Background:
Predicted 3D model of RNase P RNA and transfer RNA as a complex of 438 nucleotides.
[in-house]
Order: sequence, then C1' cells, then structure tokens
RNA sequence: GAAGCUGGCAAGAUGAUCGCCGGCCGCCAUCUGGCAGCCGGAGGAAAGUCCGAGCUCCACAGGGCAGGGUGCUGGGUAACGCCCAGCGGGGGUAACCCCAGGGAAAGUGCCACAGAGACCAGACCGCCGUGGUACGUCCACGGUAAGGGUGAAAAGGUGAGGUAAGAGCUCACCAGCGGCAGUGGCGACAUUGCCGGCUAGGAAAACCCCACUCGGAGCAAGACCAAAUAGGGGAGCGUUUGAGGGUGGCCCGCCCGAAGCUCCCGGGUAGGUCGCUGGAGGCCCCGGGCAACCAGGGUCCUAGAGGAAUGAUCAUCACCGGGGCAACCCGGGACAGAACUCGGCUUACGGCCAGUUUCGCGG
RNA sequence: UGGGGUGUCGUCAAGUGGUAAGACACGGGCCUUUGGAGCCCGCAUCCGGAGGUUCGAAUCCUCCCACCCCAGCCA
Repeated sequence: GAAGCUGGCAAGAUGAUCGCCGGCCGCCAUCUGGCAGCCGGAGGAAAGUCCGAGCUCCACAGGGCAGGGUGCUGGGUAACGCCCAGCGGGGGUAACCCCAGGGAAAGUGCCACAGAGACCAGACCGCCGUGGUACGUCCACGGUAAGGGUGAAAAGGUGAGGUAAGAGCUCACCAGCGGCAGUGGCGACAUUGCCGGCUAGGAAAACCCCACUCGGAGCAAGACCAAAUAGGGGAGCGUUUGAGGGUGGCCCGCCCGAAGCUCCCGGGUAGGUCGCUGGAGGCCCCGGGCAACCAGGGUCCUAGAGGAAUGAUCAUCACCGGGGCAACCCGGGACAGAACUCGGCUUACGGCCAGUUUCGCGG
Repeated sequence: UGGGGUGUCGUCAAGUGGUAAGACACGGGCCUUUGGAGCCCGCAUCCGGAGGUUCGAAUCCUCCCACCCCAGCCA
C1' cells in the first nucleotide's frame, strides 16, 4: 500500500429570526376564542410486525382430543425461537465465520431421468465353469460384485491367503458401528483398553416417534359519561327434554341464562374523559463472574396526537471531499419520522475509530 | 394502529418435490378477390425478490418487496 476479518462510536454544536404541537400560569373576552411569558418536543433503527413479556378483558385459565412451536451441553434473563461460554461438525491460506445440531438397526411413504439393478440389492458388458455348435472369441444354463458402464447415491479401504473365476470367504492393519470398563469434565463430549457382528445408503425444512412447551384475543384491549331512533321488516332455533351467551378449532367441566337468541335487509349515531407514559429506565463508581449478566451506592428524567406537530433561513465553529505555497474559496452530510409500553431478532443506511489476518514493497 | 389474505406469460388461471397444463390475446402460415370466422405452428432461459434444505424447489423453510380485504357504538 492492497484485499479482508472482528469490535466499538457519534448521528454535528451554539446563537438569532420566523413558524408548528403539547403543558403551566397571567391578561382580555365569555359564542367560539385571542394575546404575552416560561417549560418540553423522534431513532439506532421510531421500520418489518418475526419472536418473547408486561397490561386489559374473557373463569381463578381447569381436563381431554386436535393443532402449533422449540430441539447438542451448561449458564444468563421477567421471558424468549434472544444472549454468553463451551462441545461436535463444516467453510476459509489466515484473522475468523456458519450450523432447523434429537431419532433413519419404531413404522409408513419417496429417491424422477439414466441404468441390468435404487434398498430383504442387482448379471448389461466383462471374468469363470458346463453343455451345444452350422467353428462366427456364436448360443443356452449356471457361478461371480474384483474391473467397466449409468447415476446425486451401487452395500467399507489396502495387502496377503483362498478359488474354476471371485467374494469379509478367511486373516493382518486401518476407517466406521454397537456394547462394557477405566480416566478427565457439572455436562455435551474427549481419550484408552477389551469384546462383538463383519458394514449399517440418503432424506425427518416427507408423514411420523421422543422430550419440553403453548388457553384465546388484543389499547379499535378495556372502563366511564353523553348523543341518536323506525327499538321497523324477514328467515331460523327455542320456552324446563332448557335455545343461547361468557371472542376459545372441538368435546367435557365451570359461570350466566326461567326467555329469548342468531343471521339477513333497512335505520340511527360516530362526541368527550380515562387507559397514556417513571420504566424488568439511562449514566457513573465499586464488587462478583472468562462472559452474557448480577448485587450495592450515587445521580438524572418529563413527546404523548384527530392519521396530521417536532420545521425553515441566516451567522460562527467543528467534520469530510476538491482546488491553492498560504490566507482562503467551492461543494457535501446517508437511512429514515414516535402512536399502550418494554426485551430481542431481522431489514434499510452514509461515515469515523481501534484491534487483527494474508499478500506486496522499503528499512 | 391492529388483524387477515394474495402474488405463475400481456390477461384469466392449473400444477403442492422430478423437463411449468389450458383459454383469451399476440406473431407467422394455410384458406379467401380482401377482411372476419376456421385450421396448423410458435410464444414462461428469472413462477414477486434474496438466501437455505435436497441429487433436484413454482412447490418445503427463513428474511424481505408489492398489492388487496376487515374493524366502534345503539337497536
């Protein structure tokens, strides 16, 4: 210098002028309102709504079936599908990164095309044996998985023995599988020894099995006040053998319901208040822990809407790029805008800093 | 704001692991004096986009993008 990898940081500052939204207080009006002052006014993702919670209502969320989710180990957390530290596997020269990472010797199904054969394997060529023979390395029957060929995938590898030819058929070593035992580790697991049968295809982001887990809905939740009328028409179910409701996929159970209920057509109204922002909150110090995180102490705080506000201009300074010896001049600042609130993940996005890897060049 | 759904040729659409049906439209040809009708042929290298699982993905999984639908109270 080039190409990477990992982690972190801020998201310009101050002032003036003109506006916008919310709150408090004052004055003038009192039909709405108007004016002045003070205070506050977007994000790291406010986004996607993909997970997990708080909160609210339904029963205090209960049993079964169905269905969904998660899936190595240990820890963190209010909780999680998130985070941290490990284990195993994979990728990369490396820094480092990635893994939906239980079960395929429970069961069912699938593996197109090609190929002889695709899962209780399999004879197309080849090899070997026997028989035939019109003698053409031709035909029939049988053996054979070492070789060829097909395919994403063809039932371990090397060597020796063995055989008509071959073959875990036998043996040695290696790889892999299962079991037992020892050692280390909380554990996933690692490692060593012995034994066994000789070999077990893939796929569970196919059904499924196993373990754990999940009640439903969502602030248009929900509570209160007010307004309004055609409390109309039709269909169905039901009145003690009980319809229906309690937002459940179904059944049971529980509660309400002693008479109405559901659907369709038609009609009316669409105003106000609360929920509504201080919270598993931020920052600093100290202690524990490899870390995620936790304990203690101190300190700080004010967006809350009708879907609509949170802006513009100027000046100075700071940052980046270009020009210039310099003073200085010109240009630029991404993605994006809260709506009940948090913890995560994912996606969008211009820059700056630090550490680190490989290669090249120079000392 | 919350909830639900759909994306396959220009349009409507089938296909749910194994080379993407069909209809209309469009293009070419035949027929006709010409046009229409009719007949024949052609037309998806990317199934909204990206990544993953698999030998193989429109189909299964994850993340994005675009579009559409629904919503309160009274009786």
Model confidence (mean pLDDT): 76 of 100. Rfam match: Bacterial RNase P class A. By type it is a ribozyme.